SAM riboswitch aptamer (S box leader) from Povalibacter uvarum, 116 nucleotides, folded computationally. The sequence was found by an Rfam model in a public genome assembly. NCBI's taxonomy places the organism under Bacteria, Pseudomonadati, Pseudomonadota, Steroidobacteraceae, Povalibacter.
RNA sequence: CGCUCAUCGAGACCGGCGGAGGGUAAGGCCCUUGGAAGCCGGGGCAACCGUCGAGGCUAACCACCUCGAAAAGGUGCCAACUCCUGCGGAGACCGUCAGGUCCCGACAGAUGAGUU
Numbered sequence: 001c002g003c004u005c006a007u008c009g010a011g012a013c014c015g016g017c018g019g020a021g022g023g024u025a026a027g028g029c030c031c032u033u034g035g036a037a038g039c040c041g042g043g044g045c046a047a048c049c050g051u052c053g054a055g056g057c058u059a060a061c062c063a064c065c066u067c068g069a070a071a072a073g074g075u076g077c078c079a080a081c082u083c084c085u086g087c088g089g090a091g092a093c094c095g096u097c098a099g100g101u102c103c104c105g106a107c108a109g110a111u112g113a114g115u116u
Base pairs, nucleotide, nucleotide: 002115003114004113005112006111007110008109013042014041015040016039017038021031022030023029026085027084028083043078044077045076048074049073051069052068053067054066055065056064082108087105088104089103091102092101093100094099
């Protein structure tokens, strides 16, 4: 990098250095010299892996599944729904029409675990 599975409308900062960008790309819109990105120190949120306990399954153990607890350790995250949209819908509503609003699905993206 690729593939598989799961989750993504909740939550979470302060200071120092730095000095103009950032929010994935496109179109929007937003944040930002009342200080962006990045780096450093400290703090926090959450519960994917992992830890502990109980139950199920089993002759029993391991593995697997479910529930709960805590948060050692490994990650991740700490503006806005994944910020919104793009593609599809013989979906619902509004409208004379053009079209608009909502909803559903997909694509894409992010994170975790596993794997070639």